[in-house]
This is a predicted structure of a 349-nucleotide part of an RNA (small-subunit ribosomal RNA, central domain) from Capsicum annuum. The source organism's lineage runs through Eukaryota, Streptophyta, Streptophytina, asterids and Capsicum. RNAcentral holds the full RNA, with entries from SILVA. The coordinates come from a structure-prediction model, not an experiment, and the mean pLDDT is 85.
Context: one part of a larger RNA
RNA sequence: UUGGGCGUAAAGCAUCCGUAGGUGGCUUUUUAAGUCCGCCGUCAAAUCCCGGGGCUCAACCCCGGACGGGCGGUGGAAACUACCAAGCAGGAGUACGGUAGGGGCAGAGGGAAUUUCCGGUGGAGCGGUGAAAUGCGUAGAGAUCGGAAAGAACACCAACGGCGAAAGCACUCUGCUGGGCCGACACCGACACCGAGAGACGAAAGCUAGGGGAGCGAAUGGGAUUAGAUACCCCGCAGUCCUAGACGUAAACGAUGUAUACUAGGCGCUGUUCGUAUCGACCCGUGAAGUGCUGUAGCUAAAGCUUUAAGUAUCCCGCCUGGGGAUAACGUUCGCAAGAAUGAAACUC
Numbered sequence: 001u002u003g004g005g006c007g008u009a010a011a012g013c014a015u016c017c018g019u020a021g022g023u024g025g026c027u028u029u030u031u032a033a034g035u036c037c038g039c040c041g042u043c044a045a046a047u048c049c050c051g052g053g054g055c056u057c058a059a060c061c062c063c064g065g066a067c068g069g070g071c072g073g074u075g076g077a078a079a080c081u082a083c084c085a086a087g088c089a090g091g092a093g094u095a096c097g098g099u100a101g102g103g104g105c106a107g108a109g110g111g112a113a114u115u116u117c118c119g120g121u122g123g124a125g126c127g128g129u130g131a132a133a134u135g136c137g138u139a140g141a142g143a144u145c146g147g148a149a150a151g152a153a154c155a156c157c158a159a160c161g162g163c164g165a166a167a168g169c170a171c172u173c174u175g176c177u178g179g180g181c182c183g184a185c186a187c188c189g190a191c192a193c194c195g196a197g198a199g200a201c202g203a204a205a206g207c208u209a210g211g212g213g214a215g216c217g218a219a220u221g222g223g224a225u226u227a228g229a230u231a232c233c234c235c236g237c238a239g240u241c242c243u244a245g246a247c248g249u250a251a252a253c254g255a256u257g258u259a260u261a262c263u264a265g266g267c268g269c270u271g272u273u274c275g276u277a278u279c280g281a282c283c284c285g286u287g288a289a290g291u292g293c294u295g296u297a298g299c300u301a302a303a304g305c306u307u308u309a310a311g312u313a314u315c316c317c318g319c320c321u322g323g324g325g326a327u328a329a330c331g332u333u334c335g336c337a338a339g340a341a342u343g344a345a346a347c348u349c
Base pairs, nucleotide, nucleotide: 004320005319006318008302012317015200016199021194022193023192025088026087027086028085031082033081034080035077036076037075038074039073040072041071042070049065050064051063052062053061054060091191093187094186096183097182098181099180103177104176105175106174107173108172109171110154114150115149116148117147118146119145120144121143125136126135162169163168207245208244209243210242211241215240216239221235222234223233257316259314260313261312262311265294266293267292268291269290270289272287274285275284298305299304322349323348324347331342332341333340334339
């Protein structure tokens, strides 16, 4: 390479958008590029194969024939792919009527708690631990009451729940704004799916500049404890927060790429349509959408998965090919840096 694979054995890009490209609904017509059939030409000789012949046989040699998947020409076929033309309404989309939501951005407001400060009451401890000590406290701590300030996070509701492409999103209100779902079928008429590169977004930590700093507090440091204490305890820098950049990685996980179709049921939850019901809201039945549990066939090495597939199929993309060496070296690109991306070999088992 062929083949075989990718939830857990190596292997699905963190996620989306989309260029080239690949693939692609139904009906009718045209053409005949692919496709199929016939004929012709060509495919040197030698070789191979078949039938003869010559060396005593054979190897070897000679003669004849056949084969030759390719290429070219020509005449046909028109199912499929493709092309031309016309149409369809089931895929996709637009408009319309509803609807749920921590979806996003910005602004405003709120209460509980914590810490600090001021004042009152009060008077000896508080704090911390396995036990202690450092620490705070008669210059009045801790406790409690009142007042003020600051920063950060939003108890209960809260869920097996909701939204978002993912990362993620939760006090309340307002403004702007994206997407989804359901319904009816009005419009459009394959406009679709995937997607190498490219682009966008992307937790935490770390970085740059300017703010902010209540609580918590990495590494390091200081103080204790201890035989020692690289810990537990006390203090505390960066950070955590905001604004503007840059970084581009995570067990970025469902360890499961996207899209479409098909394939038993049962039990929930969320939003919604219709029916039923009612004064009304529920309830009940039903349809499609989402989200869970259980389970048949099937699959699987097994445990398990099972209409939200890891089943049955199709298209496209990404990736894997023994362990270590190797999240490495060299080179290149990006980055302020940290580093990220790409990514061998020797050697060894």